RNA sequence: GUCCUGUUGGGUCGUUUGUCCGGUGAACCUGGUCAGGUGCGGAAGCGAGCAGCCAUAAACCGAGCGUGCGACGCUUACAGGGUAAC
Numbered sequence: 001g002u003c004c005u006g007u008u009g010g011g012u013c014g015u016u017u018g019u020c021c022g023g024u025g026a027a028c029c030u031g032g033u034c035a036g037g038u039g040c041g042g043a044a045g046c047g048a049g050c051a052g053c054c055a056u057a058a059a060c061c062g063a064g065c066g067u068g069c070g071a072c073g074c075u076u077a078c079a080g081g082g083u084a085a086c
Base pairs, nucleotide, nucleotide: 001086002082003081004080005079006078007077011072012071013070014069015068017066018065019064021062022061023060024059030055031054032053033052038047039046040045
């Protein structure tokens, strides 16, 4: 030379967690806008406000990036050990 082990570096996969983005997302119990209907009014008009629509909380889903842990290859460098055979 070579073989083994360990540390380090990197890769893939699984998992954990954080952040960010997107999506879903509330019969009432969130907000906005509130047809109809309703209350007040002589009227003009005003008020509360269901459905619908919009937005959103919790929650859930997905992607990106990062964190920790584990598994398996690869491999840089370093360290230790063996060296029968070649």